[in-house]
Predicted 3D model of a 123-nucleotide RNA (SAM riboswitch aptamer (S box leader)) from Candidatus Brocadia fulgida. Its Rfam family is "SAM riboswitch aptamer (S box leader)". From the family's description: The SAM riboswitch is found upstream of a number of genes which code for proteins involved in methionine or cysteine biosynthesis in Gram-positive bacteria. Its mean pLDDT, the model's own confidence on a scale to 100, is 86. The same sequence occurs in records of 2 taxa.

RNA sequence: GUCUUAUCGAGAGUGGCAGAGGGACUGGCCCUGCGAAGCCACAGCAACCGGUCUUGUCCAGCUAAUAGGGUGGGCAGGAUGCUGGUGCUAAUUCCUGUCUCGUGUUUUGGGGAAAGAUAAGAU
Numbered sequence: 001g002u003c004u005u006a007u008c009g010a011g012a013g014u015g016g017c018a019g020a021g022g023g024a025c026u027g028g029c030c031c032u033g034c035g036a037a038g039c040c041a042c043a044g045c046a047a048c049c050g051g052u053c054u055u056g057u058c059c060a061g062c063u064a065a066u067a068g069g070g071u072g073g074g075c076a077g078g079a080u081g082c083u084g085g086u087g088c089u090a091a092u093u094c095c096u097g098u099c100u101c102g103u104g105u106u107u108u109g110g111g112g113a114a115a116g117a118u119a120a121g122a123u
Base pairs, nucleotide, nucleotide: 001123002122003121004120005119006118007117008116013042014041015040016039017038021031022030023029025097027095028094043089044088045087048085049084050082051080052079053078054077055076056075057074058073059072060071062069063068093115098112099111100110101109102108
């Protein structure tokens, strides 16, 4: 880079360096010298993966006496922020683009795609 799956109406910023852009792209609309991008430090959010604990259920050993006990594993949940791996900390992914349903020509509301972002897995 490509493919698959899941999520995207919630959440969370200060300081230093730097010095003009940034919000992926289009068209809008915004943010920005009361300091953009980027870098650094510290802090925070979330809970995808991992860890730990736990509930139910199934399976296999062990033990026991047929009751029961305990161990390991599968599946489905719950809890926990854990010196773990990522991600994120303006605006719904800021809105929009394509299709469709409704409203009705100035428009406007809903739904699904596409595109994008992130994670996990595969290649």